[in-house]
Context: one part of a larger RNA
Molecule: small-subunit ribosomal RNA, 5' domain
Organism: uncultured bacterium
RNA sequence: GGACGAACGCUGGCGGCGUGCUUAACAAAUGCAAGUCGAACGAGGAUAAGUGCUUCGGUACUUAUCCGAGUGGCGGACUGGUGAGUAACACGUGAGUAACCAACCUUAUACAGGGGGAUAACUGAGAGAAAUCUUAGCUAAUACCGCAUAGAACAAGAAAGUCGCAUGACAGAGAAGUUAAAGGAGAAAUCCGGUAUAAGACGGACUCGCGCAUCAUUAGCUAGUUGGUGAGGUAACGGCCCACCAAGGCAACGAUGAUUAGCCGGCCUGAGAGGGUGUACGGCCACAUUGGGACUGAGAUACGGCCCAGACUCCUACGGGAGGCAGCAUUGGGGAAUAUUGGGCAAUGGAGGAAACUCUGACCCAGCGACGCCGCGUGAGCGAAGAAGACUUUCGGGUCGUAAAGCUCUGUCAUUAGGGACGAGAAGAAGACGGUACCUAAUGAGGAAGCCCCGGCAAACUACGUGCCAGCAGCCGCGGUAAUACGUAGGGGGCGAGCGUUGUCC
Repeated sequence: GGACGAACGCUGGCGGCGUGCUUAACAAAUGCAAGUCGAACGAGGAUAAGUGCUUCGGUACUUAUCCGAGUGGCGGACUGGUGAGUAACACGUGAGUAACCAACCUUAUACAGGGGGAUAACUGAGAGAAAUCUUAGCUAAUACCGCAUAGAACAAGAAAGUCGCAUGACAGAGAAGUUAAAGGAGAAAUCCGGUAUAAGACGGACUCGCGCAUCAUUAGCUAGUUGGUGAGGUAACGGCCCACCAAGGCAACGAUGAUUAGCCGGCCUGAGAGGGUGUACGGCCACAUUGGGACUGAGAUACGGCCCAGACUCCUACGGGAGGCAGCAUUGGGGAAUAUUGGGCAAUGGAGGAAACUCUGACCCAGCGACGCCGCGUGAGCGAAGAAGACUUUCGGGUCGUAAAGCUCUGUCAUUAGGGACGAGAAGAAGACGGUACCUAAUGAGGAAGCCCCGGCAAACUACGUGCCAGCAGCCGCGGUAAUACGUAGGGGGCGAGCGUUGUCC
């Protein structure tokens, strides 16, 4: 000198764009943050109309629209948060899988025949304070289960063939074996779905080379340990797991241990090499009160799923239950320190749906903070050999100083009034922001300047007060009676809605 997610002191007019718990991964009141589909299904309810019956109170049926608990489907594995753990194939980079998976989406081919038994909802009975549960009965499906079908797939697979970096891969006749399916809407056309296989796309899994902090005042570490055979398990390879066998494996090119730490693209600095750093944005990883476990599923560290255990909090009729903000706001606490319990789905994106649409604290906006960067303003011109006042003086004067006053103007910002968007590209509708930005008119210099410094480094000097006191100070050092170094005043210098200080990095 530059930089900052900064803080503190003094000061503070406006706008744009960013950014804002770095500490306690501490504890949380309240609200919201993941639903959707009635065009999968049966029952129920509301409204309207019509028809039948009627004791004129109603009741039954049909049609239309709507509601929505339950069964079922898809989505709750995305999005969003945090950085505790992790020194690791976690990450970065480059390869490999002839050892793999893959819902939704796309393409292609083929198929969907015929049956069955349940069950929630509901009704009845019962238990409980509640959470919830038990039992008897009824019912549907794109829920569940057999059967049929199968030039496809799976398992097995002879001879000869083609290819490959090894294990091997591809192709492969015939016979026998195993495995499918679901319907809905519509008057129909048709559309949306279903099943099998192949290929693609998106995504994931595993393996390997290289890189990846400090300490040797950590030197030895290791028994599933290292390898083999076999079996199991997995989507898949593999001590991944198990039985048996062998005795290996790692290490001074730093094993093991300890400490610290999410990694990267980037960011800061620097001429570069390098050094530092990992806030925001993007990619990956890990975690979700602590520890463990599986289930479901195409996919699970399953944040707003389940089970068990621990700590904590709450309810209780004391028998038993409920909970998890490192989602968005918000509260307490900690701290030098970090915001609103806001608006909207209008846009972008996501989930569901045939669609209308619903949901979306993702997101888009607004609010707060000079926290940062950038831009603008606080007026412009003329105006005295120079008012008053202040300071100073050698008492002549000098400085503040064209500065002020005064005269003539301007209208950025401001205020008021009128108009008023783009963002919504194609017929229509739809704008939170927002009556915002912007435009026009009017008003009137009015409402808008401070902070630090002035001994040298280092731009900028005098007077008074004080008298090694009070104080200053980044270093050198100032102060003990004329202090340009302390305090005040005048003057001056620097930067300017900021200026200084502190902290950290180069």